[in-house]
RNA sequence: CUUAUCAAGAGCGACUGAGGGAACAGACCCUAUGAAGUCCGGCAACCUGCUUUUUCGUAAGGUGCCAAAUUCUGCGGUAUAUUUGCCGAAAGAUGAG
Numbered sequence: 001c002u003u004a005u006c007a008a009g010a011g012c013g014a015c016u017g018a019g020g021g022a023a024c025a026g027a028c029c030c031u032a033u034g035a036a037g038u039c040c041g042g043c044a045a046c047c048u049g050c051u052u053u054u055u056c057g058u059a060a061g062g063u064g065c066c067a068a069a070u071u072c073u074g075c076g077g078u079a080u081a082u083u084u085g086c087c088g089a090a091a092g093a094u095g096a097g
Stems, first nucleotide, its partner, number of pairs: 001097006011040001013039003019030003024074004041066003046062002048059003070091001075088005
């Protein structure tokens, strides 16, 4: 850079001990009833193995993931008197190339 996906799913564990939700701004949340991290455990099915015409299924070898839609908004369009809703983009995350 290209492409696919991003409203599902996943812990009453151990160690540790104060922050965390990507960055900026705003909002809203989680957190000593234990944040982040490590280990264990689990989820899932992108690649991969087996099976299969394909689909499906299965496993967990390579990744990924395990509060809330990618927590929501930021830019554009649209409906609406306000409020608010919907669609898309951008940015981001992950896989494959």

Predicted 3D model of a 97-nucleotide RNA (SAM riboswitch aptamer (S box leader)) from a bovine gut metagenome. The prediction has a mean pLDDT of 79.